RNA sequence: CAGAGUAGAGAGCUGCGCGUUAAGUGCGCUGCGGACGGAGAGUUGCCGCAGUGACGAAAAGCCGACGUGCUUGCGGUGCAGCUCCCGCAUCUCGCUG
Numbered sequence: 001c002a003g004a005g006u007a008g009a010g011a012g013c014u015g016c017g018c019g020u021u022a023a024g025u026g027c028g029c030u031g032c033g034g035a036c037g038g039a040g041a042g043u044u045g046c047c048g049c050a051g052u053g054a055c056g057a058a059a060a061g062c063c064g065a066c067g068u069g070c071u072u073g074c075g076g077u078g079c080a081g082c083u084c085c086c087g088c089a090u091c092u093c094g095c096u097g
Base pairs, nucleotide, nucleotide: 001097002096003095008086010084011083012082013081014080015079016078017077018075019074020073027053028052029051030050031049032048033047034046038093039092040091041090059072060071061070062069063067
């Protein structure tokens, strides 16, 4: 001088669910907690939980059965698997050439 590597974020596909009597997702605020390359430190950044506020929606069909039913949709819907892609805020040290 150059480079590698994590947790995790995002997208797609598949499977199984949830909601459609509106939860969830997304947004603001408050509180608590957590994670952040091999080591140490670590934010006004990230994630989770609880409370609260505002905003807000796509339903349709089927029936010997009228249901906690089935089918097709819909939701910036949940979880898991696979693939792709991005990737330590930052500081010091370490590692490879």
Predicted 3D model of a 97-nucleotide RNA (THF (Tetrahydrofolate) riboswitch aptamer) from uncultured Ruminiclostridium sp. Lineage of the source: Bacteria > Bacillati > Bacillota > Clostridia > Ruminiclostridium. The coordinates come from a structure-prediction model, not an experiment, and the mean pLDDT is 81.